[in-house]
Transfer RNA from a Nannocystaceae bacterium, 72 nucleotides, folded computationally.
Its Rfam family is "tRNA". By type it is a transfer RNA. Rfam links the family to the GO term triplet codon-amino acid adaptor activity. About the family: Transfer RNA (tRNA) molecules are approximately 80 nucleotides in length.
The prediction has a mean pLDDT of 81.
The sequence is in RNAcentral, with records from ENA.
RNA sequence: GGCCUGGUCGCCAAGUGGUAAGGCAGAGCUCUGCAAAAGCUCCACGCGCCGGUUCAAAUCCGGCCCAGGCCU
Numbered sequence: 001g002g003c004c005u006g007g008u009c010g011c012c013a014a015g016u017g018g019u020a021a022g023g024c025a026g027a028g029c030u031c032u033g034c035a036a037a038a039g040c041u042c043c044a045c046g047c048g049c050c051g052g053u054u055c056a057a058a059u060c061c062g063g064c065c066c067a068g069g070c071c072u
Base pairs, nucleotide, nucleotide: 001071002070003069004068005067006066007065010024011023012022018055026042027041028040029039030038048064049063050062051061052060
């Protein structure tokens, strides 16, 4: 330098055009003599950044940044 894969909440992770699942952590509540455990509720306008296409983009296209891998 070329190519491939990935970047989504504090962490892990799904979603592949119609407006972001789940788990852990966290907050509140119930329960308890107090706790633990358990249960209920809440927790992403902003999906690495900037543009473009579209009525509509995390999702498609281009450029760039970061991480990992392959080739030379």